[in-house]
RNA sequence: CGCGCGGGAGAGUUCACCGCUUGUCAUCAGGUAGUGGCGCCGAAGGGGCAACAUCCCCGGAACCUCUCAGGCAGCAAGACCGCGUG
Numbered sequence: 001c002g003c004g005c006g007g008g009a010g011a012g013u014u015c016a017c018c019g020c021u022u023g024u025c026a027u028c029a030g031g032u033a034g035u036g037g038c039g040c041c042g043a044a045g046g047g048g049c050a051a052c053a054u055c056c057c058c059g060g061a062a063c064c065u066c067u068c069a070g071g072c073a074g075c076a077a078g079a080c081c082g083c084g085u086g
Base pairs, nucleotide, nucleotide: 001086002085003084004083005082006081007080012038014037015036016035017034019032020031021030022029023028039072040071041070045068046066047065048064052059
């Protein structure tokens, strides 16, 4: 460093449109996927910088910071930690 298993936070299942589906006499309501708007989170990834070092340039960390990406019911993902293993 890679693989496997386990643990693993934060933030609207908010508004609108629309497809599918269920219940209903109808209205309407629930579930689910997508798109758009505004709000928000940071622990995949990515970017930025201190000390230090240097004649100068280059270099130079993070769970700090920016939020491009990603994420805000669940699933998935998930820095980091533990165990096993090549």

Predicted 3D model of an 86-nucleotide RNA (Glycine riboswitch aptamer) from a soil metagenome. RNAcentral holds the sequence, with entries from MGnify. Rfam family: Glycine riboswitch aptamer. The family has 44 seed sequences and 9,425 matches in Rfam 15.1. The coordinates come from a structure-prediction model, not an experiment, and the mean pLDDT is 80.